[in-house]
């Protein structure tokens, strides 16, 4: 060269073609405390790119990045 997996919030992971894309952790703010942490209560962040199928695409196809693993 080739062939297989992966790519969603900072981080680790849900989301069987359909409700505002959702959870823990970590962020910020607030109550609480002399202070800090811890507890509690609010709040903010994310679908890698492009194109195509479809009434609707995180998902389904193609094709580019990019990251892992296999083979001479």
């Nucleotide at each position: 060269g080739c062939c297989c997996c992966c790519g969603u919030a900072g981080u680790u992971c849900a989301a069987u073609g359909g409700a505002u894309a959702g959870a823990a952790c970590a962020g910020u703010u607030g109550u609480u405390u002399c202070c800090u942490a811890a507890a509690c209560a609010a709040u903010a962040g994310a679908u890698c790119c492009a194109a195509g199928u479809u009434c609707g695409a995180u998902u389904c196809u193609u094709g580019g990045c990019g990251g892992g693993g296999g083979u001479a």
This is a predicted structure of a 72-nucleotide RNA (transfer RNA) from a Flavobacteriaceae bacterium. The coordinates come from a structure-prediction model, not an experiment, and the mean pLDDT is 80. It was read from a public genome assembly. It matches the Rfam family "tRNA". Its family is annotated with triplet codon-amino acid adaptor activity in the Gene Ontology. Rfam classes the family as a transfer RNA.